[in-house]
Molecule: small-subunit ribosomal RNA
Organism: metagenome
RNA sequence: AGAGUUUGAUCAUGGCUCAGAUUGAACGCUGGCGGCAUGGCUAAAGCAUGCAAGUCGAACGAGAAGCGGGCUUCGGCCCGCGGACAGUGGCGAAAGGGUGAGUAACGCGUUCCUUACGUACCCCAAGGUGGGGGAUAGGUCGGAGAAAUCCGGCGUAAUACCCCAUGUCCUCUUCGGAGGAAAGGCUUCGGCCGCCUUGGGAGCGGGGAGCGUCCCAUCAGGUAGUUGGUGAGGUAAAGGCUCACCAAGCCAAAGACGGGUAGCGGGUGUGAGAGCAUGGCCCGCCACAUCGGGACUGAGACACUGCCCGGACUCCUACGGGAGGCUGCAGCGACGAAUAUUCCGCAAUGCGCGAAAGCGUGACGGAGCAAUGCCGCGUGCAGGAUGAAGCGGCUUCGCCGUGUAAACUGCUGUCAGGGUGUAGGAAUACUGACCAUACCCAAAGGAAGGACCGGCUAACCUCGUGCCUGCAGCCGCGGUAAUACGAGGGGUCCAAGCGUUAAUCGGAAUCACUGGGCUUAAAGGGUACGUAGGCGGCCUUGUAAGCAUCUCGUGAAAUCCCACGGCUCAACCGUGGAAUUGCGGGGUGAACUGCAAGGCUUGAGGCAGGUAGAGGUCAUCGGAACGAUCGGUGGAGCGGUGAAAUGCGUUGAUAUCGAUCGGAACGCCAAAGGAGAAGUCAGGUGACUGGGCCUGUCCUGACGCUGAGGUACGAAAGCGUGGGUAGCGAACGGGAUUAGAUACCCCGGUAGUCCACGCCCUAAACGAUGUGCACUAGAUCGAGGCGGCUCUGACGUCGUCUCGGCCGAAGCGAAAGCGUUAAGUGCACCGCCUGGGGAGUACGGUCGCAAGGCUAAAACUCAAAGGAAUUGACGGGGGCUCACACAAGCGGUGGAGCAUGUGGCUUAAUUCGAAGCAACGCGAAGAACCUUAUCCUGGGCUUGACAUGUAUGGAUUAGCUUUGUGAAAGCAGAGUGACACUCUUGAGUGGAACAUACACAGGUGCUGCAUGGCUGUCGUCAGCUCGUGCUGUGAAGUGUCGGGUUAAGUCCCUUAACGAGCGCAACCCCUAUCGUUAGUUGCCAGCGCGUAAUGGCGGGGACUCUAGCGAGACUGCCGGUGUCAAACCGGAGGAAGGUGGGGAUGACGUCAAGUCAGCAUGGCCCUUAUGCCCAGGGCUGCACACGUGCUACAAUGGUGCAUACAGAGCGACGCGAGACCGCAAGGUGGAGCAAAUCGCAAAAAGUGCACCCCAGUUCGGAUUGCAGGCUGCAACUCGCCUGCAUGAAGUUGGAAUCGCUAGUAAUCGUAGAUCAGCUACGCUACGGUGAAUACGUUCCUGAGCCUUGUACACGCCGCCCGUCAAGUCAUGGAAGCCGGGAGUACCCGAAGUCGCCGCGAUUCAGCGGUGCCCACGGUAAGUUCGGUGACUGGGACUAAGUCGUAACAAGGUA
Repeated sequence: AGAGUUUGAUCAUGGCUCAGAUUGAACGCUGGCGGCAUGGCUAAAGCAUGCAAGUCGAACGAGAAGCGGGCUUCGGCCCGCGGACAGUGGCGAAAGGGUGAGUAACGCGUUCCUUACGUACCCCAAGGUGGGGGAUAGGUCGGAGAAAUCCGGCGUAAUACCCCAUGUCCUCUUCGGAGGAAAGGCUUCGGCCGCCUUGGGAGCGGGGAGCGUCCCAUCAGGUAGUUGGUGAGGUAAAGGCUCACCAAGCCAAAGACGGGUAGCGGGUGUGAGAGCAUGGCCCGCCACAUCGGGACUGAGACACUGCCCGGACUCCUACGGGAGGCUGCAGCGACGAAUAUUCCGCAAUGCGCGAAAGCGUGACGGAGCAAUGCCGCGUGCAGGAUGAAGCGGCUUCGCCGUGUAAACUGCUGUCAGGGUGUAGGAAUACUGACCAUACCCAAAGGAAGGACCGGCUAACCUCGUGCCUGCAGCCGCGGUAAUACGAGGGGUCCAAGCGUUAAUCGGAAUCACUGGGCUUAAAGGGUACGUAGGCGGCCUUGUAAGCAUCUCGUGAAAUCCCACGGCUCAACCGUGGAAUUGCGGGGUGAACUGCAAGGCUUGAGGCAGGUAGAGGUCAUCGGAACGAUCGGUGGAGCGGUGAAAUGCGUUGAUAUCGAUCGGAACGCCAAAGGAGAAGUCAGGUGACUGGGCCUGUCCUGACGCUGAGGUACGAAAGCGUGGGUAGCGAACGGGAUUAGAUACCCCGGUAGUCCACGCCCUAAACGAUGUGCACUAGAUCGAGGCGGCUCUGACGUCGUCUCGGCCGAAGCGAAAGCGUUAAGUGCACCGCCUGGGGAGUACGGUCGCAAGGCUAAAACUCAAAGGAAUUGACGGGGGCUCACACAAGCGGUGGAGCAUGUGGCUUAAUUCGAAGCAACGCGAAGAACCUUAUCCUGGGCUUGACAUGUAUGGAUUAGCUUUGUGAAAGCAGAGUGACACUCUUGAGUGGAACAUACACAGGUGCUGCAUGGCUGUCGUCAGCUCGUGCUGUGAAGUGUCGGGUUAAGUCCCUUAACGAGCGCAACCCCUAUCGUUAGUUGCCAGCGCGUAAUGGCGGGGACUCUAGCGAGACUGCCGGUGUCAAACCGGAGGAAGGUGGGGAUGACGUCAAGUCAGCAUGGCCCUUAUGCCCAGGGCUGCACACGUGCUACAAUGGUGCAUACAGAGCGACGCGAGACCGCAAGGUGGAGCAAAUCGCAAAAAGUGCACCCCAGUUCGGAUUGCAGGCUGCAACUCGCCUGCAUGAAGUUGGAAUCGCUAGUAAUCGUAGAUCAGCUACGCUACGGUGAAUACGUUCCUGAGCCUUGUACACGCCGCCCGUCAAGUCAUGGAAGCCGGGAGUACCCGAAGUCGCCGCGAUUCAGCGGUGCCCACGGUAAGUUCGGUGACUGGGACUAAGUCGUAACAAGGUA
């Protein structure tokens, strides 16, 4: 100090989240020792038991037990010592200790005041302490009661009580006077301790004041002892503290009153600070003591462990009555996530009493329990590589990690354990517990875990799982290769702890005083006037409140900070200092603010003279248009739309002319114009009236600015009353459109729109920009004034004031943009904002006739919502331009039959893949068996049909012959029987083979969404990028845009760009022309030979041709256009002309496109089977649908006969001539030919002749029958061909749709691959014949560039809205029902103070009665808060529900 998260990316806004510190904590896992702290935060709910306040015999009487002495009738009695228990009396018990319920208050804090006060014990000073009296408790006797306790008789003491005296002094006073005390005890006889009165002090308290002290205004008015006065009472004391009377005040927006919450402070946590949060332990103050009320005693209380009364609760009871108060220390149960021992001691510190010894003290000092916190220590140290085993990982099979870690060797001894001893805390004798310190013993022995490892955030691999189990603080992980789940290994961070949860501060400048904002992100009030308030021009004088400075007092201690010191260190503790930013007193200063006084004119206002204007209100007048009515002309339609229809019209419309009436709105002028505070304001004229501007500088003399509340104005719609109503026109009716159409379009049409008066008070009331003042470059246009210049005027020009625009410097801004009309720089004041949704909603209040307005939440929910700009993509946006894209043409498909592929259906199986274009005569360029597959049925094999290796075996082996079984594969069996080498009857060894066993083979099994490779497509479209520079905060832009041009990002020009790369083009191949070289198997002009005929032969290289090498075309030349360009148009020449034609060649990328079944390959799966072999069947199945083709429907044709001309291929398991046989398919046969030589091989359309005569035909050939042929082991399922016979549908094809721009379409045949044969009409090549049309780019489809809009980016097959239906959650209303709080009125009225009356009495008392006040209780009407409630309202959320399509593009009606 920041980081993550909105986006494809960016900047900014903005929320959410994280990293830090802290805690009286709790929970999970784990846990060695010690020191110092801390420990019921919840039920101020209830409590068993013990203890927590006593002490004094030196105030007093009495006096048990015990001891001593004496006496005794042995029952006991007396005296002395002794002093228990209890009592009288004194002091204390009001302190100490606990808790925070109540309290928003002079309660607390701080500073003052008290001439308005008190004070026991203590200190100082002065004086006094004389004389008398009567009781009573205890005791004793008797009685009542269960008990607590109480009653009566007798009798006793005092420092208890009373009287008299004196009175320094005190109090009262009318200044004459009146009133007021006391107590003794002890003694060593010195005295000591007391007592009374008075004054002073110290410390402690009572009272008062200023300032400070939480939230809600959805609490706005409150108050009758209320505010003040007079008098009285009361108190220690001022005072409505209380009472009587009088007056009517007092408090409040600087927040009264009411509601909620809360003890306050020193401090504590956090923070850079300012702040924010908090008040546990310790200290100070306050309040409370079961709840409520009350007084008594006392120096002090309205009294925690005193009293009385009432209530609730608990206990005892003999039922008559009684007792009790842990918010003291322990402890119990209860509550709760949660918080300890019924411990020891008065040794220390302190307190009470006492003369003292001493006693008491759950205050306190200690110990116990708890890792609750802070601090310290330890769990070993050194060496040690066979880098052990185990575990884990990689895997090219050997390495790597754990890891010097362990083992092993040596060393040490903290802590815990055992033993011995001793300073100190302890003063001065005694003392609990603890600490410290010294020494010895043993033994590495007893002592390590927790969280995390996707990013933030330090730390990674394997396996398991498969949107499952689960994780998660935020973003988010998991759907078969998960560093995010679970486990293992490894690692990281802390460590006797580690994590989690909760909470506070921080980060958060995210409430902004320090230190934020408001054009578009949340945010300027619709506008003005103005109250309070805030702020305020120049000069002078005074004052001293603010302000500055100095000083004094106070700001308790502790804490924090600094220094030093004490425990071995630290935590902890001690001493001193600083600080305590505050408040108060005093002195000084007078610049600034305030205040007082005086002056000034520049702010503001007035006055005078001009001036523009849809400024306002009222009245009146006008023309155009429109509608209506009447009349004329006229005669069938009009109107309306995309097209129509409803509607109007022969009872005469529309159209047209004339007349009359009516209401509303005011064309041109007119604008970038004007006016107004805003809303708004437009025909002319008049009346009344507001404001502005300019000029003059005569007057006033700061009179000013802003403005919470308040008041006024305030578009449209709407409301009330009364008018008015031509046109328009919600609702409504009708016609269309549509799937629907409660809309858009059309025909009608009521409120309304208009007027008057009264309400409403909202708006995208917008410049989304509050008002005022000042300052900070300009250029230009417009509106209204004034002035200067030219002799004057128009005009022009210059200057100045005011208003309205546009462009721009600096500056500002997230950017867009703003920019003297600021969104710049400042000042003053007001309003407003604080994530999105819920919601401008609910409730409450208030306004309104209503509609509704103003004010204005929460629960819940999301991790975003939103702004500006960028790049794309998209648009039923725009511009430019291409393409057989359309158009213009030619021929098809879609209809028929058949072929073929696909879907579907069927089936035991109909194997698999391909799916819009870009699947469907596709993989398949050949399914009868084979092919062929986890296709089906059935039969078989298990190291296997195939590869490699190891081990063992031994001649078992291969081959051959053969038997049984079987459909075959196979299974079972018999016989025969190899090779090489060495020695050699034979034996041994070896490789291959074989057998057995084991590793393994094998898989067309899955995943093309794990992949390689290859391919399709956009698209042969002209695009796609980079380096450097420049611009921008940035994404990014520029370059690549613009103007031309091109087939082209092709080239040229311009240019903050300059260059470059992949594409384009060119280079390559074929083809068109020519040359040259070569001349066989090709060719044959000329010369020969020969034949029925043929380049058949000799020969030739001329020609054709073949196939090598070259030439040729480059906008090169001419003219025109064009920017001096690129280029285009035309022309010449040329075989070919502007890329000559064709091919190969396919940029960055897109489609998770296709292919795991061509091949390769990760992972997963099968292993007597998903592998392998075999037989048969299937892939050919057929109500149907689609694609691609073939053949046709005929005469541009069909049939027959005759006849002409190609190119490119193929051939030895082959092509196969002539000849012969067969009607033919074909057969016999075999010449020739590894082929420019021989063969396939006939080309066909064409041409010539003849027939057919428009018909289901001499068209068409499907289908079927019969008879044949060929291939093959085999044509049943399921081949092709031939002949004869049969002759179906079909007469040019609906909606729709395909191809093609020239040697193209169309048409005609030929060849080849695959292949035994073939379902080829397919595919791939080849040549023959050979057109038509293109005006053009509006439209359809696709594409390129520029631009525009966007809420899209999974990118329009996008996004997204509302109702309904389902589930869950919180919430509003609601007849009511239930409970709590604070008051009011009335009734009742305990205890008690005060007063009164009576009795009583020596006094003080006491007793009885009564009045006022009054706790509790009761009644009543309200108020407020909460709970619940049939039903009901909306809201939020929830992978795949329904209906539509509202919004985002012109979103298809902006």